[in-house]
RNA sequence: CUCGACAAGGGCAAACCGCUCGAAAGGGCGGGACGCAAAGCUACGGGCCUGACACCCUGUGUCUUCGGGAACAGGAACACGGCCGCCGAGCUACCGAAC
Numbered sequence: 001c002u003c004g005a006c007a008a009g010g011g012c013a014a015a016c017c018g019c020u021c022g023a024a025a026g027g028g029c030g031g032g033a034c035g036c037a038a039a040g041c042u043a044c045g046g047g048c049c050u051g052a053c054a055c056c057c058u059g060u061g062u063c064u065u066c067g068g069g070a071a072c073a074g075g076a077a078c079a080c081g082g083c084c085g086c087c088g089a090g091c092u093a094c095c096g097a098a099c
Base pairs, nucleotide, nucleotide: 003096004095011036012035016031017030018029019028020027021026034085040091041090042089044088045087046086047083048082049081056075057074058073059072060071062069063068
């Protein structure tokens, strides 16, 4: 370097619950453990999740100088939002049986 044990000492913490931030996905803190040898860090490539506002389309009804405008409802599309406990990549790291 590689590798990973019914080793030693430790570490992290899924679902779920409470509080909290957020439009949502999701995040933070506490409880809790399904799991994890990088389940440490970075959204860099792929992938997945969300879709508030704006834009676009449709409808309603309203105003109009008749060109069109604002409002509300619905729809579609979208990441610059998010996930590293999906895969890959980069960076860093404790321990030391066997191979």
Molecule: c-di-GMP-I-GGC riboswitch aptamer
Organism: uncultured Armatimonadetes bacterium